[in-house]
This is a predicted structure of a 74-nucleotide RNA (transfer RNA) from a Candidatus Altimarinota bacterium.
The organism belongs to Candidatus Altimarinota, within Bacteria.
Its Rfam family is "tRNA". Rfam classes the family as a transfer RNA.
The prediction has a mean pLDDT of 81.
RNA sequence: GGAUCUGUAGCUCAGUUGGUUAGAGCGCACGACUGAUAAUCGUGAGGUCGAAAGUUCAAAUCUUUCCAGAUCCA
Numbered sequence: 001g002g003a004u005c006u007g008u009a010g011c012u013c014a015g016u017u018g019g020u021u022a023g024a025g026c027g028c029a030c031g032a033c034u035g036a037u038a039a040u041c042g043u044g045a046g047g048u049c050g051a052a053a054g055u056u057c058a059a060a061u062c063u064u065u066c067c068a069g070a071u072c073c074a
Stems, first nucleotide, its partner, number of pairs: 001073007010026004019057001028044005050066005
């Protein structure tokens, strides 16, 4: 330099070829339980879906460019 793939909550990930609330597990906070802790149960906070633009009535999802990372080729 070229090709492919990945980027969604603090971490690991799902999201069914666009359709109306953006989710799960772990973690975190609070509460219940306990003599206390752990475990368990309940509730809650936390996201402008890597950035920008485009298409569309509607974009995490499609298109383009850029950024970061991984693999392969040279």